[in-house]
Context: one part of a larger RNA
RNA sequence: CCCUCUUUAAGGAACUCGGCAAAAUAGCCCCGUAACUUCGGAAGAAGGGGUGCCCCCGCGAGGGGGUCGCAGUGAAAUGGCUCUGGCGACUGUUUACCAAAAACACAGGUCUCUGCAAAGCCGCAAGGCGACGUAUAGGGGCUGACUCCUGCCCAGUGCCGGAAGGUUACGGAAGUUGGUUAGCGAAAGCGAAGCUAGCGACCUAAGCCCCGGUGAACGGCGGCCGUAACUAUAACGGUCCUAAGGUAGCGAAAUUCCUUGUCGGGUAAGUUCCGACCUGCACGAAAGGAGUAACGAUCAGAGCGCUGUCUCGAAGAGGGACUCG
Numbered sequence: 001c002c003c004u005c006u007u008u009a010a011g012g013a014a015c016u017c018g019g020c021a022a023a024a025u026a027g028c029c030c031c032g033u034a035a036c037u038u039c040g041g042a043a044g045a046a047g048g049g050g051u052g053c054c055c056c057c058g059c060g061a062g063g064g065g066g067u068c069g070c071a072g073u074g075a076a077a078u079g080g081c082u083c084u085g086g087c088g089a090c091u092g093u094u095u096a097c098c099a100a101a102a103a104c105a106c107a108g109g110u111c112u113c114u115g116c117a118a119a120g121c122c123g124c125a126a127g128g129c130g131a132c133g134u135a136u137a138g139g140g141g142c143u144g145a146c147u148c149c150u151g152c153c154c155a156g157u158g159c160c161g162g163a164a165g166g167u168u169a170c171g172g173a174a175g176u177u178g179g180u181u182a183g184c185g186a187a188a189g190c191g192a193a194g195c196u197a198g199c200g201a202c203c204u205a206a207g208c209c210c211c212g213g214u215g216a217a218c219g220g221c222g223g224c225c226g227u228a229a230c231u232a233u234a235a236c237g238g239u240c241c242u243a244a245g246g247u248a249g250c251g252a253a254a255u256u257c258c259u260u261g262u263c264g265g266g267u268a269a270g271u272u273c274c275g276a277c278c279u280g281c282a283c284g285a286a287a288g289g290a291g292u293a294a295c296g297a298u299c300a301g302a303g304c305g306c307u308g309u310c311u312c313g314a315a316g317a318g319g320g321a322c323u324c325g
Stems, first nucleotide, its partner, number of pairs: 001320008010311002014309001019306001027051005036041001038145001052067006068072001080304007087296002092104002108143007120129003146291004151221003156218002158214005165209003171203002175199006183190002222240005249283001250280001261277005
C1' cells in the first nucleotide's frame, strides 16, 4: 500500500452525476392511522407505548406483587419512512455472457378474412396442422385494464361493389398475299383444286380505363392582408390555394430549436423539479387523445430519520503485498 471488517469527538449529504456505499429501521402485543379510491384498497400508512425473571390469582387472554441489568425480539435471522411528478394499468416476459426497461406480453377494444374438402400454414406429392374444432369458432392486422372520448378529408394508393361504354390474350375466322403445279401457250408467261407459308375485317374473359363505396384501410389535416374610441389584440372582413385545412383534449412535454422562455412555488442560492401561460422550430385522437386508484429491483424532484459519503482524518482486527529466513 491492497482486500474484508470494527469503532470514531463536533457537524450531519457540506460528498457526489446521483445518499452510490454504509448507517438506520426491524419480531410480537396494544393504541392509532391522511389525501385519494375502481370502495377492494391505500395500511405494517404515518406516529406512539409495551416486551426479562420470580411469586400469587385465572382455563386463558390477563391481573396483583416483587426483583436484576446500560440494555429483556439482550445473540442470529429480521420493513427505513413520507411528499410530488413522468411512463407502463396490473402478476408476468426479455438481449444465456455489459441493457429487466417507458421494450414484449397481457385480459379488454376494433377492423378484416373464413360456411367447412373453411380461411390460413407446412410439404414436390401423399399427407398433416387448423380441429376429431364449425362464426359465442378459427386465421390475420392495429390498439392495449378501467373512465371520458375517438373530429374533418375518399383527390392519390389499397380494398370492396358495379357492369353500360373504351381497351385487351389464347382461340375462332370472312377475306387476302406468296410458294408449289394439273392444265393452257410457239415463247414470254398465265395458272384451277389441293397442300403449304404469311396477313387478317370481325367474334372473344378476367384485368385496366370507367362509375360508386370505404379511415380502429396506406395516409393527409394551409397562406397572405386588413379591422374595435389609449395601446395591444382581433370576435369581424377580404383574397389565394386545397381532397380537406387539426375538432375535443393536452401543451417549453420521454415532443420546445431559440431556451436556463416568462410568471408563481420550493432553496440563503434551483440549466433539474412542481403549478401556470401558449409564441405547439416540429402534440393530437386505436403508429389512439386526455385522465386514473392499485402495482414497479422503473425514471425525475423534495423532505424526515440515519449515518466516515464528506469537513478530514484517526485507531484497531484478520488476510495479502513487502523484508528477512
The part of an RNA shown here (large-subunit ribosomal RNA, domain IV) has 325 nucleotides and comes from Aphanocapsa lilacina HA4352-LM1. Model confidence (mean pLDDT): 89 of 100. It was read from a public genome assembly. NCBI's taxonomy places the organism under Bacteria, Cyanophyceae, Microcystaceae, Aphanocapsa, Aphanocapsa lilacina.